[in-house]
RNA sequence: GACGAAAAAGGCAAACCUGGUGAAAGCCAGGGACGCAAAGCUUCCGGUCUAAGGUGAGGAUUCACUAUCGAUAGCGGGGCUGCCGGGU
Numbered sequence: 001g002a003c004g005a006a007a008a009a010g011g012c013a014a015a016c017c018u019g020g021u022g023a024a025a026g027c028c029a030g031g032g033a034c035g036c037a038a039a040g041c042u043u044c045c046g047g048u049c050u051a052a053g054g055u056g057a058g059g060a061u062u063c064a065c066u067a068u069c070g071a072u073a074g075c076g077g078g079g080c081u082g083c084c085g086g087g088u
Stems, first nucleotide, its partner, number of pairs: 003085002011036002016031006034074001040080003044077003047072003053066005
């Protein structure tokens, strides 16, 4: 450096509930644990979700498309950093 058996010190926390926030997806805090060896950080690439704004349609409530400024790092890849450890 690669790798992840068993274990120790510890770490994170899905669904769901409560409160807050946002147009929404979602996010934040508390509770809670399905899981996680990078479930630490980063939207650079692809994917997915949302559609405020924009564009188009409609008599209208609305509908469709759209992220170069939204979200997801617990969808995958890349980049940066890091605890422990037998065997190789």

About this RNA: A computed fold for an 88-nucleotide RNA from Marinobacter nauticus, annotated as c-di-GMP-I-GGC riboswitch aptamer. NCBI's taxonomy places the organism under Bacteria, Pseudomonadati, Pseudomonadota, Marinobacteraceae, Marinobacter. Model confidence (mean pLDDT): 86 of 100.